Transfer RNA from an archaeon, 72 nucleotides, folded computationally. The coordinates come from a structure-prediction model, not an experiment, and the mean pLDDT is 82. Rfam family: tRNA. It is annotated as a transfer RNA.
RNA sequence: GGGCUAGUGGCGCAACGGUAGCGCGCCUGCAUGGCAUGCAGGAGGCUGGGGGCUCGAAUCCCCCCUAGUCCA
Numbered sequence: 001g002g003g004c005u006a007g008u009g010g011c012g013c014a015a016c017g018g019u020a021g022c023g024c025g026c027c028u029g030c031a032u033g034g035c036a037u038g039c040a041g042g043a044g045g046c047u048g049g050g051g052g053c054u055c056g057a058a059u060c061c062c063c064c065c066u067a068g069u070c071c072a
Stems, first nucleotide, its partner, number of pairs: 001071007010024004018055001026042006048064005
């Protein structure tokens, strides 16, 4: 220098172009004498950054950044 993969709540991961969900964790309530546990509810991300296509983009296209990997 080039190819490929990945980047989404605190963590790990989903999401045929149509309002971003799941598990764990966190908070509240109930059950228990208490803990653990169980049940119910809740908060928390506009999807690495910018631009483009589209009625509509996490998703498609371009550039950049970061990490991993391969080639030179």